[in-house]
Context: one part of a larger RNA
RNA sequence: CGGUGUUGAAGGAACUAGGCAAAUUGACCCCGUAACUUUGGAAGAAGGGGUACCCGUUCUUGGGCAACCAGGGACGGGUGGCACUGACCAGGGGGAAGCGACUGUUUACUAAAAACACAGGGCUCUGCGAAGUCGUAAGACGACGUAUAGGGCCUGACGCCUGCCCGGUGCCGGAAGGUUAAGAGGAAGGGUGCAAGCUCUGAAUUGAAGCCCCGGUAAACGGCGGCCGUAACUAUAACGGUCCUAAGGUAGCGAAAUUCCUUGUCGGGUAAGUUCCGACCUGCACGAAUGGCGUAACGAUUUCCCCACUGUCUCCAACACCGACUCA
Numbered sequence: 001c002g003g004u005g006u007u008g009a010a011g012g013a014a015c016u017a018g019g020c021a022a023a024u025u026g027a028c029c030c031c032g033u034a035a036c037u038u039u040g041g042a043a044g045a046a047g048g049g050g051u052a053c054c055c056g057u058u059c060u061u062g063g064g065c066a067a068c069c070a071g072g073g074a075c076g077g078g079u080g081g082c083a084c085u086g087a088c089c090a091g092g093g094g095g096a097a098g099c100g101a102c103u104g105u106u107u108a109c110u111a112a113a114a115a116c117a118c119a120g121g122g123c124u125c126u127g128c129g130a131a132g133u134c135g136u137a138a139g140a141c142g143a144c145g146u147a148u149a150g151g152g153c154c155u156g157a158c159g160c161c162u163g164c165c166c167g168g169u170g171c172c173g174g175a176a177g178g179u180u181a182a183g184a185g186g187a188a189g190g191g192u193g194c195a196a197g198c199u200c201u202g203a204a205u206u207g208a209a210g211c212c213c214c215g216g217u218a219a220a221c222g223g224c225g226g227c228c229g230u231a232a233c234u235a236u237a238a239c240g241g242u243c244c245u246a247a248g249g250u251a252g253c254g255a256a257a258u259u260c261c262u263u264g265u266c267g268g269g270u271a272a273g274u275u276c277c278g279a280c281c282u283g284c285a286c287g288a289a290u291g292g293c294g295u296a297a298c299g300a301u302u303u304c305c306c307c308a309c310u311g312u313c314u315c316c317a318a319c320a321c322c323g324a325c326u327c328a
Base pairs, nucleotide, nucleotide: 001323002322003321004320005319006318007317008316010314011313014312019309030048031047036041038157052079053078054077055076056075057074058073059072060071061070062069063068092307093306094305095304096303097302098301099299100298104116105115120155121154122153123152124151125150126149132141133140134139158294159293160292161291163224164223165222168221169220170217171216172215173214174213177212178211179210183206184205188201189200190199191198192197225243226242227241228240229239252286253283264280265279266278267277268276
């Protein structure tokens, strides 16, 4: 000097990206227990040692004309002695937000999460020799199942909901017309031959799906405007005009896991708060199953605050053991 432990005056997070680490709490019994809530929970919520004496407040019984006195009960405070799950083992607690409903799953060896899954919801395909999948096939799975079943895709408990656009792309339906391959057809022409013939090219016409075309469909892929003016202070614009569009973003939410400007502005918390909470709305660039907004419970999740606690720190010290170091 390092490691692993133990202890520490006064202070108590001033440390730090962050209470990381450590400390506090800890078993059993009794008393007691809030908001909120899907009435199950939350919850081991929180909190509380016993006893003696003294003081205070209050209730009550008796006495007293009254002041008051005495006894008893409850609550609060003070003081004294005792030292208590005697080892090991054995929750720190509370409040407020984000995300995900939950228990689960995951990057074997840097990520455990807000990612995946999930019950629930929806769309779509499939009538059974099913669709779908594997295989050249036979065959097999699906399934010894049969639409309350099976496959694919999306969403993700629950509550309230899920607006407008079918112009583009996709899918579904339609079949009149257009286009359209091989095939059918064989006008006409070429080669050759004396010829019969052989052979080659080949117009019209006919000819399926598809595409064009006509419709439907967004819990299909997706999309959801601009400029100008206007009210008796000002400001703003319920209102009007105009251009464009398939249609111009509804409800709800909003500086948000989304806000560039930005540490926006106001309020709260602090002596002081780029974080946090509550609002506002000027949404660079939220928005409704690529789901929107809420939500009790849950979480080795992320963020903020408070109490308790502490060598994290002010500021380091001592001790024990093991190394390091010296000698053999």

Large-subunit ribosomal RNA, domain IV from a marine sediment metagenome, 328 nucleotides, folded computationally. The prediction has a mean pLDDT of 84. The full RNA is in RNAcentral, with records from SILVA.